[in-house]
RNA sequence: GGGCCCAUAGCUCAGUUAGUUAGAGCGUACGCCUGAUAAGCGUAAGGUGAGAGGUGCAAUUCCUCUUGGGCCCA
Numbered sequence: 001g002g003g004c005c006c007a008u009a010g011c012u013c014a015g016u017u018a019g020u021u022a023g024a025g026c027g028u029a030c031g032c033c034u035g036a037u038a039a040g041c042g043u044a045a046g047g048u049g050a051g052a053g054g055u056g057c058a059a060u061u062c063c064u065c066u067u068g069g070g071c072c073c074a
Base pairs, nucleotide, nucleotide: 001073002072003071004070005069006068007067010026011025012024013023019057028044029043030042031041032040050066051065052064053063054062
């Protein structure tokens, strides 16, 4: 220098080639249970969906650029 892939909650990830309200597990907080812990059960908080732009009635999803990470080739 060229090509490909990835970026969604604190962590690990799912989802969809657009359509009502963005989810799971773990973790965190609170409550129940217990003599008290652990385990178990319940509830809640937590997301500008990497950034910007475009298309479109509508974008996490499609397109372009940028940023960061990974892999391959030279």
Predicted 3D model of a 74-nucleotide RNA (transfer RNA) from Elusimicrobia bacterium ADurb.Bin231. Rfam family: tRNA. Gene Ontology term of the family: triplet codon-amino acid adaptor activity. The organism belongs to Elusimicrobiota, within Bacteria.